[in-house]
Context: one part of a larger RNA
RNA sequence: UUGGGUCUAAAACAUCCGUAGCUUGCUUUGCAAGUCUCUUGUGAAAUCGGGACUCUUAAGGUUCCGGCGUGCAAGAGAUACUGCUUAGCUUGAGACCGGGAGAUGUAAGAAGUACGUUUAGAGUAGCGGUAAAAUGCGUUGAUCCUUAACGGACUAACAACAGCGAAGGCAUCUUACAAGAACGGAUCUGACAGUGAGGGAUGAAGGCUAGGGGCGCAAAGUGGAUUAGAUACCCAUGUAGUCCUAGCAGUAAACACUGCACACUAAACAUUGGGGCCUCUUCGGGAGGUUCCAGUGCUGUAGAGAAGUCGGAGAGUGUGCUACCUGGGAAGUAUAGCCGCAAGGCCGAAACUU
Repeated sequence: UUGGGUCUAAAACAUCCGUAGCUUGCUUUGCAAGUCUCUUGUGAAAUCGGGACUCUUAAGGUUCCGGCGUGCAAGAGAUACUGCUUAGCUUGAGACCGGGAGAUGUAAGAAGUACGUUUAGAGUAGCGGUAAAAUGCGUUGAUCCUUAACGGACUAACAACAGCGAAGGCAUCUUACAAGAACGGAUCUGACAGUGAGGGAUGAAGGCUAGGGGCGCAAAGUGGAUUAGAUACCCAUGUAGUCCUAGCAGUAAACACUGCACACUAAACAUUGGGGCCUCUUCGGGAGGUUCCAGUGCUGUAGAGAAGUCGGAGAGUGUGCUACCUGGGAAGUAUAGCCGCAAGGCCGAAACUU
């Protein structure tokens, strides 16, 4: 390079936006760059096929004809496709309008139970903890019960196989300001699209910087047990941290271990949102049936697959674009570079070994 792959064997970037590039709906005008046909020129020799000659013959050699040389250049044509260009179209895409759904985001305010501390009352000898104990707390009155104040964190039941978000993620209530998707209408633009190397933005937990806050929980630490030992599992404590504000960091089994987009390809069931039609109605904030679109699940046909399994939400049948893989270890290490306050991150080998 040709080719083969990426759920689980090596391999889909954590996620999205987007530059270049690549790819790209329908009709039409012109051009003729790609493409196709023809002609001419050129396309060394050797080699290859055939004839003749030569050497006594073979191999070899000489000469003539042909072929090959799949190419390049010029000229003449063709115009389906690609390209460029002209004029349009509405199905893709976007805008607009309508009524709904949602734990989507940011900010502010309010609430609730539990927990802790403190106040007051009542009350007496234990409480706590475990397999059993002990450390610990308690006559300076604990635990338990009632009352009030304050504090920080969290948001039970509803709750789902549910919903929303690009992913990370999102759950008390109210308000404000933003964003997105689905459905329906068909008013507008008229291919404005898909993907996306570099690039940018977002990105759990833990970590770092500065300032607050600190109820509970709890790395590290301390003590008590267990044990041969116990730097653990169990118990009592307990500091960072967990919370808020402003920054940094940029990683996860960031997983559905499944890149994005489009088209096509049996059915059944459940459920969420929206629309159409029908029936019942106590006329409502009602109930049911059927169908279309969009999502979330579960079973399964054809098909696929090494199998497990997947199966209109593909791992099926195709198309476009991107990323990545090429035996195990050494190793996500070393070195150089870039980024970071640091921790470290990104990029990323080889010797050697097997």